[in-house]
RNA sequence: GCAGCCUGCUAGGCGACCGCUGGCACGUAUGUGCGAGAGGAAAGUCCGGGCAGCAUAGAGCAUGGUAGCCGCUAACGGCGGCCGGGGGAAACCCUAGGGAAAGUGCCACAGAAACAAUACCGCUUCUCUGAAGUAAGGGUGAAAUGAGUAGUGUAAGAGACUACAGCGACGUAUGGUAACAUGCGAAGGAGGUAAACCCUGCCUGCUGCAAGGAGAUCCACAUAAAGAGUAGCUCGCUCGUGGGUCGAUAACCGCUUGAACCGAGUGGCAACACACGGUCUAGAUAGAUGGUCGUCACUGGUUUUCCAGAACAGAACCCGGCUUACAGGCUGGCUGCCCAC
Numbered sequence: 001g002c003a004g005c006c007u008g009c010u011a012g013g014c015g016a017c018c019g020c021u022g023g024c025a026c027g028u029a030u031g032u033g034c035g036a037g038a039g040g041a042a043a044g045u046c047c048g049g050g051c052a053g054c055a056u057a058g059a060g061c062a063u064g065g066u067a068g069c070c071g072c073u074a075a076c077g078g079c080g081g082c083c084g085g086g087g088g089a090a091a092c093c094c095u096a097g098g099g100a101a102a103g104u105g106c107c108a109c110a111g112a113a114a115c116a117a118u119a120c121c122g123c124u125u126c127u128c129u130g131a132a133g134u135a136a137g138g139g140u141g142a143a144a145u146g147a148g149u150a151g152u153g154u155a156a157g158a159g160a161c162u163a164c165a166g167c168g169a170c171g172u173a174u175g176g177u178a179a180c181a182u183g184c185g186a187a188g189g190a191g192g193u194a195a196a197c198c199c200u201g202c203c204u205g206c207u208g209c210a211a212g213g214a215g216a217u218c219c220a221c222a223u224a225a226a227g228a229g230u231a232g233c234u235c236g237c238u239c240g241u242g243g244g245u246c247g248a249u250a251a252c253c254g255c256u257u258g259a260a261c262c263g264a265g266u267g268g269c270a271a272c273a274c275a276c277g278g279u280c281u282a283g284a285u286a287g288a289u290g291g292u293c294g295u296c297a298c299u300g301g302u303u304u305u306c307c308a309g310a311a312c313a314g315a316a317c318c319c320g321g322c323u324u325a326c327a328g329g330c331u332g333g334c335u336g337c338c339c340a341c
Stems, first nucleotide, its partner, number of pairs: 001337006008330003012296007020037002023034004039312001043323002046321005051208004058235004064203004068082005083097001084095004098199002103197002105193003120138002122134005148164005167189001170185006212253002215246007227239003260279004265274003298309004
């Protein structure tokens, strides 16, 4: 220099004027002053948690979810590290990755046959329009008893047998927390599919801030059953039921101080944890967070001075993730090749 791989960050800056939504102070008729006011995804609402109500959430079954190992975490289907498998020359990337001798189902088309059953072609023998043997070879297919080389064997053949080589599972030794890796051993090998039912381990109550916070009084019925609360079923737990009138309610609380953010430190490969110092940082309810101008920076154009552009997108109880969208720009690390010193 070229080609590539993997992160991380940013999301125009400053100033003036006019507005909008909260807060505080002053004022008292509606103003004045000060200060605050969107995101990395606020999005999809997919997963997890907090919080709230129903028993300070209970038991069993069912249902649903999940699936290598170890760790992180409030928790997770998330994240980190590692193992196995696959791809790449490498940096690195991908991986729903438990069980197919518990049982059931399925395997299109083609093919003789899709799994205890089989002979289409070929080969061999015979009593030869056929029968028997044969799974070496051919053919079909995504898949046809796991299997290469050499030999034995046979009518022809065949792991039928032998030697060497190799595969999966088992046992054992060593290493590792473990998944697993490596070595050794003897016996045996009848397909695939579990993102098919199913089996195994683990997790799993329901409803969501329109949660929830408020009821008072009168009448009727009822006294242990029915009913309701609270879900699929059973149990358990709680509650008397129904109606009328008034009131609350477009109000107020919940509501934003939180697994919070920033800085630097220690431990850890990392995810992350811990202690220290500092900061307070939207809270609307039809929904504010905007507009204009100047200037600087960026991009493009008919280029000094002129004109145009500037992504995805918009809080609604809060937080951790995942996924998706995104103009322009910046940073760090690594791999391969070439050149120069």
Bacterial RNase P class A, 341 nucleotides, folded computationally. The sequence was found by an Rfam model in a public genome assembly. Model confidence (mean pLDDT): 77 of 100.